Model confidence (mean pLDDT): 80 of 100. The RNA shown here (transfer RNA) has 77 nucleotides and comes from a Clostridiales bacterium. The organism belongs to Eubacteriales, within Bacteria. It matches the Rfam family "tRNA". It is annotated as a transfer RNA.
[in-house]
RNA sequence: GUGGUAGUAGCGUAGCUGGUUAACGCGUCAGUUUGUGGCACUGAAGAUCGAGGGUUCGAAUCCCUCCUACCACACCA
Numbered sequence: 001g002u003g004g005u006a007g008u009a010g011c012g013u014a015g016c017u018g019g020u021u022a023a024c025g026c027g028u029c030a031g032u033u034u035g036u037g038g039c040a041c042u043g044a045a046g047a048u049c050g051a052g053g054g055u056u057c058g059a060a061u062c063c064c065u066c067c068u069a070c071c072a073c074a075c076c077a
Stems, first nucleotide, its partner, number of pairs: 001073007010026004019057001028044005050066005
């Protein structure tokens, strides 16, 4: 340099034939329980979906550019 895959709460993932509230697990916080803690149960907060732009009545989802990580190939040594 070329091609491909991925980027969604603190962490790991789902959601990608465009459509009502962006979901689940772990974690965090509060409460119940317990002599205390853990376990268990209940509730809550937390992501405008890598960045910008475009298409559309409507975009996490489609298109363009860029950034980051990984893989393959090429080039140089």